[in-house]
Context: one part of a larger RNA
RNA sequence: CUGGGUGUAAAGGGCGAGUAGGCGGGAUCAUAAGUCAGGUGUGAAAUCUGGGGGCUCAACCCCCAAACUGCAUUUGAAACUAUGAUUCUUGAGUGAUGGAGAGGCAGGCGGAAUUCCCGGUGUAGCGGUGGAAUGCGUAGAGAUCGGGAGGAACACCAGUGGCGAAGGCGGCCUGCUGGACAUUAACUGACGCUGAGGAGCGAAAGCGUGGGGAGCAAACAGGAUUAGAUACCCUGGUAGUCCACGCUGUAAACGAUGGAUACUAGGUGUGGGAGGUACUGACCCCUUCCGUGCCGGAGUUAACACAAUAAGUAUCCCACCUGGGGAGUACGGCCGCAAGGUUGAAACUC
Numbered sequence: 001c002u003g004g005g006u007g008u009a010a011a012g013g014g015c016g017a018g019u020a021g022g023c024g025g026g027a028u029c030a031u032a033a034g035u036c037a038g039g040u041g042u043g044a045a046a047u048c049u050g051g052g053g054g055c056u057c058a059a060c061c062c063c064c065a066a067a068c069u070g071c072a073u074u075u076g077a078a079a080c081u082a083u084g085a086u087u088c089u090u091g092a093g094u095g096a097u098g099g100a101g102a103g104g105c106a107g108g109c110g111g112a113a114u115u116c117c118c119g120g121u122g123u124a125g126c127g128g129u130g131g132a133a134u135g136c137g138u139a140g141a142g143a144u145c146g147g148g149a150g151g152a153a154c155a156c157c158a159g160u161g162g163c164g165a166a167g168g169c170g171g172c173c174u175g176c177u178g179g180a181c182a183u184u185a186a187c188u189g190a191c192g193c194u195g196a197g198g199a200g201c202g203a204a205a206g207c208g209u210g211g212g213g214a215g216c217a218a219a220c221a222g223g224a225u226u227a228g229a230u231a232c233c234c235u236g237g238u239a240g241u242c243c244a245c246g247c248u249g250u251a252a253a254c255g256a257u258g259g260a261u262a263c264u265a266g267g268u269g270u271g272g273g274a275g276g277u278a279c280u281g282a283c284c285c286c287u288u289c290c291g292u293g294c295c296g297g298a299g300u301u302a303a304c305a306c307a308a309u310a311a312g313u314a315u316c317c318c319a320c321c322u323g324g325g326g327a328g329u330a331c332g333g334c335c336g337c338a339a340g341g342u343u344g345a346a347a348c349u350c
Stems, first nucleotide, its partner, number of pairs: 003322004007304002012318001014201002021194003025088007033081002035077008049065006091191001092188003095184004103177007110154001115149007125136002162169002206247006215241002220236004258317006266295011299306002323350003332343004
């Protein structure tokens, strides 16, 4: 390389939009590049294969045939692929109508709680633990009442509920804005799928500059525990956590399951819509589309399990794997302020 694979054995890119490329719906006509058939030329000899023969046999040698699966050229065929033209509506998109949603960004507002400050009442404890101590408190703490400041997060509702491509998104209101879904069938007429590179988005931690800082809390300090205790427990506590702008670009970025399309028993919840029967009061019931769960048959699987949200049956495109360690290391390149990221070996060894 081929083959075989990628939920858990090695292996799905963190995610989407998209360039080149690959692949691509129905009908008619044309062309003949691919394709198929025939002819011609060439495809040296030797070798190989089959048959026959010569050295006493064999190796070896000689003869004949086949073959040399290729290339060029020419004459045809027109189903398929391709190309050109015309056309269609079911794929895709637009329009119209409608409801759902923690989708995103910005601004404003609200209450509960913690902490701190001021004042009142009030007196000896509070706090903490397995038990304690460090700590706080007669300079009046803790408790309780009133007032104020400030930051962060939004109890109940809340739900294998919803939205988003993923990361993720949850108090209320307003503005701007993205997507999906249902119904309709007016419009376009294959405009589609995938997507190497490249550009973009991307939790937490971390970094830069400037703010902010209530609570929590790496580091750090003290008290305990212990043989020790650079821990677990306790009292404190700084970065950080928050905001703005910029960087970083990684995660068990997980469904450990790439995307698209079609097909293949059922049952039962739940979210959003549409239609119908019936009664008219909402419901209930039936059908159907989209999403999200559970159970389960065929089938698949090494098993576990998956099972219309497939890990089933197929097609197309991308990514990735190829024994363990060495090692996601070294070197080099690229990126980064740094931390580091990305690409990514070998010797050696089992």
The part of an RNA shown here (small-subunit ribosomal RNA, central domain) has 350 nucleotides and comes from a Clostridia bacterium. Model confidence (mean pLDDT): 87 of 100. The source organism's lineage runs through Bacteria, Bacillati, Bacillota and Clostridia. Its Rfam family is "Bacterial small subunit ribosomal RNA". It was read from a public genome assembly.